FMN riboswitch aptamer (RFN element) from an Acidimicrobiia bacterium, 142 nucleotides, folded computationally. Its mean pLDDT, the model's own confidence on a scale to 100, is 80.
RNA sequence: GAAGACCCUCGGGGUUGGGUGCAAUUCCCUACCGGCGGUGAGUCAGCUCGCUGACGAGCCCGCGACCCCCGCCCUUGCCGGCGGGGCUGAUCAGGUGUGAGUCCUGGGCCGACGGUGAAAGUCCGGAUGAGAGAGGGGACCA
Numbered sequence: 001g002a003a004g005a006c007c008c009u010c011g012g013g014g015u016u017g018g019g020u021g022c023a024a025u026u027c028c029c030u031a032c033c034g035g036c037g038g039u040g041a042g043u044c045a046g047c048u049c050g051c052u053g054a055c056g057a058g059c060c061c062g063c064g065a066c067c068c069c070c071g072c073c074c075u076u077g078c079c080g081g082c083g084g085g086g087c088u089g090a091u092c093a094g095g096u097g098u099g100a101g102u103c104c105u106g107g108g109c110c111g112a113c114g115g116u117g118a119a120a121g122u123c124c125g126g127a128u129g130a131g132a133g134a135g136g137g138g139a140c141c142a
Stems, first nucleotide, its partner, number of pairs: 001141001006137005017029003032121001033111002035063004042055006058109002067086007091107005113125003
């Protein structure tokens, strides 16, 4: 210096105010929330003035969580570990412009499984879990 062994840490938000009802944070009106990586014509800052840095999409691309299937490992196993496959929601209009799926304005839409006195993105539970990934350390090596 580099990074690919290996190690450590971190790694999800949200039911307001009403209505009906014996009963609902589950229904109805209204309100609230938006994981990770990429892309990105934007915004801001710095300066050596053409570069650097920060931020920038829930519904564009991909990933993760839940669930299902298969293989291998382990002393057996429906448990556990590793790997592979499946499943996997939702955007339009107008504006600006050479160009908009990302900007601006407006409207719309989406959200695993199990539980519940009544149907849940928001309550309780699996979960003090798992995890996309982010940051740091780092033997060997040069």